RNA sequence: GCAGUAAUCCAGACGAUCGCCGGUCUUCGUACGGGCCUCACGGCCAACGGUGAAGGCGGGAGGAAAGUCCGAACUCCAUAGGGCAGUGCACCGGGUAACGCCCGGGCAGGGCAACCUGACGGAUAGUGGCACAGAAAAUAUACCGCCUCGGGUAACUGAGGUAAGGGUGAAAAGGUGCGGUAAGAGCGCACCGCGCCGGUGGUAACACCGGUGGCAGGCAAAACCCCGCACGGAGCAAGACCAAAUAGGGUGGCGUUUGAGGACGGCCCGUCCGAAGCCACCGGGUAGGUCGCUUGAGCCCGCGAGCAAUCGCGGGCCUAGAGGAAUGAUCGUCAUCGUCGUCGACGUCCGCAAGGGCGAAGGCGGGGGACAGGACUCGGCUUACCGGAUCACUGCGACA
Numbered sequence: 001g002c003a004g005u006a007a008u009c010c011a012g013a014c015g016a017u018c019g020c021c022g023g024u025c026u027u028c029g030u031a032c033g034g035g036c037c038u039c040a041c042g043g044c045c046a047a048c049g050g051u052g053a054a055g056g057c058g059g060g061a062g063g064a065a066a067g068u069c070c071g072a073a074c075u076c077c078a079u080a081g082g083g084c085a086g087u088g089c090a091c092c093g094g095g096u097a098a099c100g101c102c103c104g105g106g107c108a109g110g111g112c113a114a115c116c117u118g119a120c121g122g123a124u125a126g127u128g129g130c131a132c133a134g135a136a137a138a139u140a141u142a143c144c145g146c147c148u149c150g151g152g153u154a155a156c157u158g159a160g161g162u163a164a165g166g167g168u169g170a171a172a173a174g175g176u177g178c179g180g181u182a183a184g185a186g187c188g189c190a191c192c193g194c195g196c197c198g199g200u201g202g203u204a205a206c207a208c209c210g211g212u213g214g215c216a217g218g219c220a221a222a223a224c225c226c227c228g229c230a231c232g233g234a235g236c237a238a239g240a241c242c243a244a245a246u247a248g249g250g251u252g253g254c255g256u257u258u259g260a261g262g263a264c265g266g267c268c269c270g271u272c273c274g275a276a277g278c279c280a281c282c283g284g285g286u287a288g289g290u291c292g293c294u295u296g297a298g299c300c301c302g303c304g305a306g307c308a309a310u311c312g313c314g315g316g317c318c319u320a321g322a323g324g325a326a327u328g329a330u331c332g333u334c335a336u337c338g339u340c341g342u343c344g345a346c347g348u349c350c351g352c353a354a355g356g357g358c359g360a361a362g363g364c365g366g367g368g369g370a371c372a373g374g375a376c377u378c379g380g381c382u383u384a385c386c387g388g389a390u391c392a393c394u395g396c397g398a399c400a
Stems, first nucleotide, its partner, number of pairs: 001396005007390004012334007020060002023057008032049002034045004062371001066382002069380004074235004086231004091105005106120001107118004121226002126224002129219002143166002145162007174192006193215001194213008239291004249282006261273004298317008336368002340365004346359005
């Protein structure tokens, strides 16, 4: 220098102008709640609360706020105890409130490497399956071949042995080599593999070593199944509280020709309506409102424990809370990124030269700046994303 691996972080900055949504304070207004007077109508008083306007101050999205996939907190419902069924998880150890998440390790696969990836329990519990091809798909078996014996001049054929070679297949009953044999074969032997036993290291998964058995028998558990572990349901539209008008319900009173009640404001009279309901209280629900609602498994810094995830201690901080829902726009300056246009110091090559080719720091102009957005709250995972920064590591090349 080029190519990569892994981790963490940022998500333009500043200013001006115009806006948006909460909070708080001040000022001005308003008589809705409140008080007084009145039989009543109504009037008067008072800015405490409410409410309107203006102004000041202060605050106002994310690394994923997203998908709603997993786990919780919280709330209500259900629930003696135990079992079945069902669902999920799945090497070992650790972390955590919990998890299907995270960390470390093992094993397997990929990569030259840094490193990455993981449908990682059991096929010797049982049941079933394995298309086509093939002799045979799991109790093994024999199409070609090889060998022995018999027949035949021969082609060939009968009986038997064999599983090394060929063939089929995704897969064929260990592999390589030597011996052995009629030909062969774990038939014998060595090494590898496999099973069993023991030892060593490790908490463990597992690894290594030694002995032993000629040796179980393929694939698939993403077929059923078996072992182990975990698991009630719904979700902030959860749920709790306050509580109109109208219409039901309950209780009481008055009334139904002995006229309740209503209209002419009320009172007395009068007139009219009115053949039955009217009034008061109580209770449930609805509209509406309040809470739930942001102090929390919180954030930042330091120290300590630990390989790490994470945990402990100390100090500091308070950072949207909302209702279909605000957090924006424009301009300027600076920074940033690539491509494009243009200029281009300088380097290098060609050329006698004039000049030309290539590269190029930088200047100017133009262009780009993503994905996306709270709605009860956390912990994860996954997905989307213009770009930039830092640290560590690997491979290759060059130079010293």
Bacterial RNase P class A from Candidatus Sulfopaludibacter sp. SbA3, 400 nucleotides, folded computationally. Model confidence (mean pLDDT): 78 of 100. The source organism's lineage runs through Bacteria, Pseudomonadati, Acidobacteriota, Bryobacterales and Candidatus Sulfopaludibacter. Its Rfam family is "Bacterial RNase P class A". The family's RNA type in Rfam is ribozyme. Rfam links the family to the GO terms ribonuclease P activity, dimeric ribonuclease P complex and tRNA processing.